A computed fold for an 88-nucleotide RNA from a Chloroflexota bacterium, annotated as c-di-GMP-I-GGC riboswitch aptamer.
[in-house]
RNA sequence: UCCGAAAAAGGCAAACCCGCCGAAAGGCGGGGACGCAAAGCCACGGGCCUACACCCCGCGCAGGGGCACGGCGGCCGGGUUGCCGGUU
Numbered sequence: 001u002c003c004g005a006a007a008a009a010g011g012c013a014a015a016c017c018c019g020c021c022g023a024a025a026g027g028c029g030g031g032g033a034c035g036c037a038a039a040g041c042c043a044c045g046g047g048c049c050u051a052c053a054c055c056c057c058g059c060g061c062a063g064g065g066g067c068a069c070g071g072c073g074g075c076c077g078g079g080u081u082g083c084c085g086g087u088u
Stems, first nucleotide, its partner, number of pairs: 002086003011036002016031006034074001040080003044077003047072003054066004
C1' cells in the first nucleotide's frame, strides 16, 4: 500500500420487551442478538422517513396538499481515524 480466506484478542448490536425524551420520524439507558471489518466518527452529495410550526386550498379550530431548518451513518457514495491477520 492493497486485501478480509482462515484464526485469535477484543468491539458493536437488528427485531422485540421495559423506562425516559420527542408532535412525529427517531433518540438515550437497560435487557436481548439479526447481523457487522469500520455496524468508529462527520448529514458534504444522492436517497429514504417524519411534518409540531410554517405556507397554500378552504367559511373554518374540519379536511386536503406542500415544505426540513428535524431525523436515518445498520441505504449508497464521499471525507477522516483505527484493531487483528494476510500482502508489498
The coordinates come from a structure-prediction model, not an experiment, and the mean pLDDT is 87. Taxonomically the source falls in Chloroflexota (Bacteria, Bacillati). The sequence was found by an Rfam model in a public genome assembly.